[in-house]
Overview:
The RNA shown here (c-di-GMP-I riboswitch aptamer) has 76 nucleotides and comes from a Nitrospirota bacterium. It was read from a public genome assembly, where an Rfam model found it. The source organism's lineage runs through Bacteria, Pseudomonadati and Nitrospirota. The prediction has a mean pLDDT of 87. Rfam family: c-di-GMP-I riboswitch aptamer. Rfam describes the family as follows. GEMM was predicted in a large-scale screen for bacterial structured RNA regulatory elements.

RNA sequence: UUUCCGAAAAGGUAAACCUUGAGAAAUCAAGGGGCACAAAGCCACGGGUCCGAUGCAGGACAGCCGGGUUGCCGAA
Numbered sequence: 001u002u003u004c005c006g007a008a009a010a011g012g013u014a015a016a017c018c019u020u021g022a023g024a025a026a027u028c029a030a031g032g033g034g035c036a037c038a039a040a041g042c043c044a045c046g047g048g049u050c051c052g053a054u055g056c057a058g059g060a061c062a063g064c065c066g067g068g069u070u071g072c073c074g075a076a
Stems, first nucleotide, its partner, number of pairs: 005074002012037002017032006035063001041069003045066003048061004
């Protein structure tokens, strides 16, 4: 230094729900709020789930699984 791993420390994110706004909807953004998370940072590549105005094809979910990629700390 790297990989596995996850004690401690410093931090981080932020579920459901409520308010406001956008959207046809799934859902997304901001504020509040904390279920939880060692990548719950990012990517729609594969699988899956959801929506369905459109009409033969569009959109959403990365906190569903896999994969890719970047990253804080360093006990056993």